[in-house]
RNA sequence: CACUUAUCCAGAGCGGCGGAGGGACUGGCCCUGCGAAGCCCGGCAACCGGCAAAAUAUUGCCAAGGUGCUAAAUCCUGCGAAGUCAAACCGACUUUGAUAGAUGAGAA
Numbered sequence: 001c002a003c004u005u006a007u008c009c010a011g012a013g014c015g016g017c018g019g020a021g022g023g024a025c026u027g028g029c030c031c032u033g034c035g036a037a038g039c040c041c042g043g044c045a046a047c048c049g050g051c052a053a054a055a056u057a058u059u060g061c062c063a064a065g066g067u068g069c070u071a072a073a074u075c076c077u078g079c080g081a082a083g084u085c086a087a088a089c090c091g092a093c094u095u096u097g098a099u100a101g102a103u104g105a106g107a108a
Stems, first nucleotide, its partner, number of pairs: 003106006013041001015040003021031003025078001027076002042070003047066002049062005074100001079097007
């Protein structure tokens, strides 16, 4: 880097260092010197993991280990379908499928 699969509207600090950027990308819209990124500590969660029940489904409990996460739904959106508003066009909105992305586990 590419493949398979599961999940993505919950949750998480008024801490220390640090000093200007950040929210993947597009277009928006936001966050940020009332201190961005990053690092440390703390925390959340429970994918892997441990324990128990059970039928290999699955359910419950735990969190010392491996990851992950800790503004906003994956912040919204990008391609398509259906519906609503609009006489119609333009357009707006709602739902939904896909794409893309993120994370875990696995496989080559």
Predicted 3D model of a 108-nucleotide RNA (SAM riboswitch aptamer (S box leader)). It matches the Rfam family "SAM riboswitch aptamer (S box leader)". Rfam links the family to the GO term regulation of gene expression. The sequence was found by an Rfam model in a public genome assembly.